The part of an RNA shown here (large-subunit ribosomal RNA, domain IV) has 354 nucleotides and comes from a marine sediment metagenome. The RNAcentral record of the full RNA draws on MGnify. The prediction has a mean pLDDT of 88. It matches the Rfam family "Bacterial large subunit ribosomal RNA".

[in-house]
Context: one part of a larger RNA
RNA sequence: CUUGCGUCAAGGAACUCGGCCAAUUAGCCCCGUAACUUCGGGAGAAGGGGUGCCCUUUUUGGUGAUGUCUUUUACAGACUGAGCUGGAGGGGGCCGCAGUAAAGAGGGUCAGGCGACUGGUUACCAAAACCAUAGGGCUCUGCUAAGCCGCAAGGCGAUGUAUAGGGCCUGACUCCUGCCCGGUGCCGGAAGGUUAAGGGGUGGUGUCAGCCGCAAGGUGAAGCACUAAACCGAAGCCCCGGUAAACGGCGGCCGUAACUAUAACGGUCCUAAGGUAGCGAAAUUCCUUGUCGGGUAAGUUCCGACCUGCACGAAUGGCGUAACGACUUCCGCACUGUCUCAACCAGGGACUCA
Repeated sequence: CUUGCGUCAAGGAACUCGGCCAAUUAGCCCCGUAACUUCGGGAGAAGGGGUGCCCUUUUUGGUGAUGUCUUUUACAGACUGAGCUGGAGGGGGCCGCAGUAAAGAGGGUCAGGCGACUGGUUACCAAAACCAUAGGGCUCUGCUAAGCCGCAAGGCGAUGUAUAGGGCCUGACUCCUGCCCGGUGCCGGAAGGUUAAGGGGUGGUGUCAGCCGCAAGGUGAAGCACUAAACCGAAGCCCCGGUAAACGGCGGCCGUAACUAUAACGGUCCUAAGGUAGCGAAAUUCCUUGUCGGGUAAGUUCCGACCUGCACGAAUGGCGUAACGACUUCCGCACUGUCUCAACCAGGGACUCA
């Protein structure tokens, strides 16, 4: 020096991103115990006291010797209550710094955020605010169910039957969940428009008997072949409605009150509709260390407010919330070698010698 451990004057978080680490606390008995609360909790809240050994005594439980009595004479019953022993108390005494004497055995409090909770998770760097959850909602499904696996047979669903099963979203509980159906999706509608195969077959083309022509060539019925207009023709789409706990969306400018400022009020443009309640510099606030208040001698964090919300907002749920959390943030108390600032002790290694 390194590794694991022990002790430490005075101070006591000044360390540090952060009390990380370490220390404190600790069992049992008694007293006592706040806000808040879903009345269960919170709670071992917090905070106090006791705790060993000896003598004596009280009381109570267990066991039940001995003795006495009874009779239905029995491995009987009743009474007695010694001794031993468990517990709880009273009095007196003894020792030490210290009595759950060693070991083992919660540190606590206040206030925010998130998630209700117990639970689950990145086997091997993440345990969480992520996932799940009970509860809530929408939607599909009438049974040979819907949905799913399989080419099929067949199987799961389910030996279930809408108080059931599938899908999606939300996530206990309390109070609630506003407006928009123009776009996209889904559901319903079927009059009109569009429209495939198919039907239909006007017309055209090729070929060709014949006819015209001296010839070159022209014309050309039927048939055959190719092509092809109108018209008919389902769903879908267009179209007409509905639907947002479906995907989603939820404005701008100007003026106005007898100080000023502000604007309950008015005007105007646009929109499908212009963000309601609640919350708000927030796990969301750029400007920003916003401003004010609190806590500190001093606070970019924190708590309470304000609202100018760059860019909260209502089941991609909103706001609260007791309990819970190896979560996260802030401040005290206790405690400490985390630190001021280092020291010492005994082990293992390193090191020296062999």